[in-house]
RNA sequence: GUUUCCGUGGUGUAGUGGUUAUCACGUCAGAUUUACACUCUGAAGGUCUCCGGUUCAAUCCCGGACGGAAACA
Numbered sequence: 001g002u003u004u005c006c007g008u009g010g011u012g013u014a015g016u017g018g019u020u021a022u023c024a025c026g027u028c029a030g031a032u033u034u035a036c037a038c039u040c041u042g043a044a045g046g047u048c049u050c051c052g053g054u055u056c057a058a059u060c061c062c063g064g065a066c067g068g069a070a071a072c073a
Base pairs, nucleotide, nucleotide: 001072002071003070004069005068006067007066010025011024012023018056027043028042029041030040031039049065050064051063052062053061
């Protein structure tokens, strides 16, 4: 340099157009325990990387930018 893929809570992820988004770990609170751990219950935490476009409606589709990964050179 060319091609392909990816970007979603602190971390890792699901979600392939339909009403402010799933789960696990982690964090906090409560129950339990003499206490701790385990376990159970609940809660907080997301401008879905950015800009523009299509659409009645975009995390999702299209274009560009930025960042990351792989292959080839």
This is a predicted structure of a 73-nucleotide RNA (transfer RNA) from Gonium pectorale. Its mean pLDDT, the model's own confidence on a scale to 100, is 81. The sequence is in RNAcentral, with records from Rfam.